[in-house]
Molecule: SAM riboswitch aptamer (S box leader)
Organism: Balneolales bacterium
RNA sequence: CUCUUAUCGAGAAAGGCGGAGGGAUCAGGCCCUGUGAAGCCUUAGCAACCGCUCCGGUACCCCCGGAGGUCAGGUGCUACAUCCUGCUCUUGCCAUGCUGCGUGCAUGCGAGGGAAAGAUGAGGG
Numbered sequence: 001c002u003c004u005u006a007u008c009g010a011g012a013a014a015g016g017c018g019g020a021g022g023g024a025u026c027a028g029g030c031c032c033u034g035u036g037a038a039g040c041c042u043u044a045g046c047a048a049c050c051g052c053u054c055c056g057g058u059a060c061c062c063c064c065g066g067a068g069g070u071c072a073g074g075u076g077c078u079a080c081a082u083c084c085u086g087c088u089c090u091u092g093c094c095a096u097g098c099u100g101c102g103u104g105c106a107u108g109c110g111a112g113g114g115a116a117a118g119a120u121g122a123g124g125g
Stems, first nucleotide, its partner, number of pairs: 001125008013043005021032003026086004044078003049074002052068006082117001087114007095107004
C1' cells in the first nucleotide's frame, strides 16, 4: 500500500514544550481555538478489538458463543453522532415551479433505510 472481516449516537484530560491553526480529503454548513490550534513529550484515564482467566457447545487443541477486568500485556482512544450534509431508495408536507391536467414530474424542507468514503482492531497478501 492492498484484500477480508467486525465495530463506529457510549466512555475517558491534566501538565510541559510549541505558537496559528484545527474538526481525514473536496464543497457547503455548524463549531473549537491567543482564556493558546496542530504537532511532540510526561502523567492520568476510558473500554473489552487482540492477548489473559473462567464457563458452555464438546472430548485436548482448533473453532464458535458467553462472562470477567487484571501486570492494562499489544494496539486504540480521551470537543461536537465518523460534528452534519453530499450518492441512492422509501416516505411525509397549508411549500414552489413545470404541466400533456395524470394529485404526474422536478425543486425545497423533514423522517427513515442502504451504499460510498473514512477511522480503529484482528487476520491475510